Model confidence (mean pLDDT): 87 of 100. The part of an RNA shown here (small-subunit ribosomal RNA, 5' domain) has 471 nucleotides and comes from Roseovarius nubinhibens. Its Rfam family is "Bacterial small subunit ribosomal RNA". Gene Ontology terms of the family: ribosome and structural constituent of ribosome. RNAcentral holds the full RNA, with entries from ENA, RefSeq and SILVA.
Context: one part of a larger RNA
């Protein structure tokens, strides 16, 4: 000297643009954060007789958006390839869309429980389940032949089903190089390492599992410990190299702690479901409920980090033919000098060099054109009209914002840190190895430019300084 999610302290006019729990992956009261479709389906209840409304069955969708960095030293992640795979919705070809059937839920009876939630009978409807038919393509084959599909709405334009072929997007798999420290960790290893059959999976593979062989890793550091989410990057430097990994992007883990499947094109699934386990809560003591590492906000922890706000107006997502509905994803306001980066605290003119301070050789010299006056301006504020773009015929939450005129009155707006030497900047008084000062050297014992006070002066400025940290 430069940098920071800072933090203290002293101080604070405005405005833009960004940032804001780094510590307790502590624990949370409340209230939102993931629905939606009546153009699948039968009921119920209202109706202006147009249709609403509601649970419930069924369909998409809660596998994305949103957090967090605990684990991880690993094909996690970066960076190049590869071969044994899947993709709902999209787009683009091909063919189909046939004839039946048994059930249930809600509803009603009737009944158990404090409550969470049930439980019997009767009987309903579906784009929910079940056969059967056909199968160009499609699936298995000993090549003889075997399997296998669908749903139907309605305003009659259309939205849908099925089957399969190819995109195109997403994702799983394997390799090669590349990724922290300790040897005061030297051996590790038995599904280990490799083959056969088998089984599994969308799909390779000891992935799993019989049998067989004895193998694999290792000083180019296995193994074991400690640390750590990695990367585009930020940062610092003339590079090199250091440090770093906070917003923003992309991958990755992870969702009270452990385990584990189930639906599903996709999870082993933050706001799904089972089991254990700590806590917390309800209870009639028999049982039950819950998971903020989502936005707000509580307590706790700490030197330290924020409103229980607005609206879907934009841009995206979800559902729906739409209409619109939902969205704390976003957008915006709210606080905080946390940071950058502009602006203002006024401009001319004014020597009786007032007055009053400090010095001082007592002449005087400085503060000092500074003040006062005098002539002016109105940036930013403040009042007061008008009024945007953002949005397409419509629709603006921000917001009567930005922005433009108009008034006011100089009027409302300056501190901080230093002054031996590094190092820009001096001198008077108190003090007297005391009080104190200090980034190093060191000052202080009676004339201290170094303590603390004054006047002066020097940077720096809405900041200024110290503290921490990196280069």
């Nucleotide at each position: 000297g430069a940098g920071c999610g800072a933090a203290c302290g002293c101080u604070g006019g405005c405005g833009g643009c960004a940032g804001g729990c780094c510590u307790a992956a502590c624990a949370c009261a409340u209230g939102c954060a993931a629905g939606u479709c009546g153009a699948g389906c039968g009921c119920a209840c209202c109706u202006u007789c147009g249709g609403g409304u509601g649970a419930g069955c069924g369909g998409c969708g809660g596998a994305c958006g949103g957090g967090u960095u605990a684990g991880u030293a690993a094909c996690g992640c970066g960076u190049g390839g590869g071969a044994a795979c899947g993709u709902a919705c999209c787009c683009a070809g091909a063919u189909c869309u046939a004839a039946g059937g048994a059930a249930u839920a809600g509803c009603c009876a009737c009944u158990g429980g404090a409550a969470a939630c049930g439980g019997u009978g009767a009987g309903u409807a579906a784009u929910a389940c079940c056969u059967u038919a056909u199968a160009c393509g499609c699936c298995c084959u000993u090549c003889g032949g075997g399997g296998g599909a669908a749903a139907g709405a309605u305003u009659u334009a259309u939205c849908g089903g099925a089957u399969u072929u190819g995109g195109a997007u997403c994702g799983g798999c394997c390799c090669g190089c590349g990724u922290u420290a300790g040897a005061u960790u030297a051996g590790g290893u038995a599904g280990u390492u490799g083959g056969u059959g088998g089984g599994g999976u969308a799909a390779u593979g000891g992935c799993c599992u019989a049998c067989c062989a004895a193998g694999c890793c290792u000083a180019c550091g296995a193994u074991c410990u400690a640390u750590a989410g990695c990367u585009g990057g930020u940062u610092u430097u003339a590079g090199a190299g250091g440090a770093u990994g906070a917003u923003c992007a992309g991958c990755a883990a992870c969702a009270c702690u452990g385990g584990g499947a189930c639906u599903g094109a996709g999870a082993c699934a933050c706001g799904g479901c089972c089991c254990a386990g700590a806590c917390u809560c309800c209870u009639a003591c028999g049982g039950g409920a819950g998971g903020c590492a989502g936005c707000a906000g509580u307590g706790g922890g700490g030197a330290a980090u924020c409103u229980u706000a607005g609206a879907c107006a934009a841009u995206g997502g979800g559902g729906g033919c739409a209409a619109c509905c939902c969205u704390g994803a976003u957008c915006u306001a709210g606080c905080c000098a946390u940071g950058c980066c502009g602006c203002g605290u006024g401009a001319g003119u004014g020597a009786a060099g007032a007055a009053g301070g400090u010095c001082u050789u007592a002449g005087g010299a400085u503060c000092g054109u500074a003040a006062a006056g005098c002539u002016c301006u109105u940036u930013c504020g403040c009042c007061a009209g008008g009024g945007a773009u953002g949005a397409u015929a419509a629709u603006g939450a921000c917001a009567g914002u930005a922005c433009c005129u108009g008034g006011u009155a100089a009027a409302g707006a300056a501190a901080c840190c230093c002054c031996g030497g590094c190092u820009a900047a001096c001198u008077c008084c108190g003090u007297g190895c005391c009080a104190g000062c200090a980034g190093c050297c060191g000052c202080g014992g009676u004339a201290a430019u170094a303590c603390g006070g004054a006047g002066g002066g020097g940077g720096u400025u809405a900041g200024c300084g110290u503290u921490g940290u990196u280069c």